Purine riboswitch aptamer from uncultured Ligilactobacillus sp., 92 nucleotides, folded computationally. Its Rfam family is "Purine riboswitch aptamer". Rfam links the family to the GO term purine nucleobase biosynthetic process. The source organism's lineage runs through Bacteria, Bacilli, Lactobacillales, Lactobacillaceae and Ligilactobacillus. The sequence is in RNAcentral, with records from MGnify. Its mean pLDDT, the model's own confidence on a scale to 100, is 80.
RNA sequence: AAUAAUUUUUUGGUGCUGAUAUAAUCACUAGAAUACGGCUAGUAAGUUUCUACCCGGGACCGUAAAUCCCGGACUAUGAGCAUUCUUAUUCA
Repeated sequence: AAUAAUUUUUUGGUGCUGAUAUAAUCACUAGAAUACGGCUAGUAAGUUUCUACCCGGGACCGUAAAUCCCGGACUAUGAGCAUUCUUAUUCA
């Protein structure tokens, strides 16, 4: 996936979509790398919110101490849609 059988459950399970939250963001401490690099550990903020707070590419930085831009999720809550949610056989 196909076929056959069984069940009629559901305020549940699974999948998808879009909404809200959060901007996958941001303040700081210590350390590390340096155009073959741009990270590591920790604290705090951000959500009537648990969790997460990263990855890839590009730009930029002429060797310094600092990144910037773009794209890509998960989680929480509620909503909509779909679903042969069990068994047997066969096929891939």